Notes:
Predicted 3D model of a 74-nucleotide RNA (c-di-GMP-I riboswitch aptamer) from a Pseudomonadota bacterium. NCBI's taxonomy places the organism under Bacteria, Pseudomonadati, Pseudomonadota. Model confidence (mean pLDDT): 85 of 100.
[in-house]
Formats: sequence, C1' cells, structure tokens
RNA sequence: GCGAGACAAAGCCAAACCUGCCGAAAGACAGGGACGGAAAGCUACGGGUCUAAAUUGAUAGCCGGGCUGCCUUG
Repeated sequence: GCGAGACAAAGCCAAACCUGCCGAAAGACAGGGACGGAAAGCUACGGGUCUAAAUUGAUAGCCGGGCUGCCUUG
C1' cells in the first nucleotide's frame, strides 16, 4: 500500500422511548437509555424518503459516490 474481519482483545458510536430546549414543520441539540453498527466518522454531490406556500429545510443509523481513520490478520 492492497484485501479481509463484531464469533478475538482494548476501545468507539448510540435506535426506539423519556425529559429539557430550539424549530413553521420534518427534525436537530443536551441528559438518561441501548435497538443495533467494522466506518452508525465527515461530506447533502446523485437518487430516495420526510417536511414546506416556497430552489423551505431535514435525513449520512435509506442507497450510492467522495474524503479520512482505530485494532487484529493475510
């Protein structure tokens, strides 16, 4: 560098739900909590979905793309 691996070890993240708070909404953030995850890290570029009067916004833990990374192993 390339590939493989949640049935190893040490770790990491955190669904639903509850509380608070922000938002027109979807939903985001913080705390609690764990359904799960080998990129469930980042990115809204393409598609999908949700929201909206709106090219309003949201979703990366819907799929794909791009960038980056820990451990073990070939």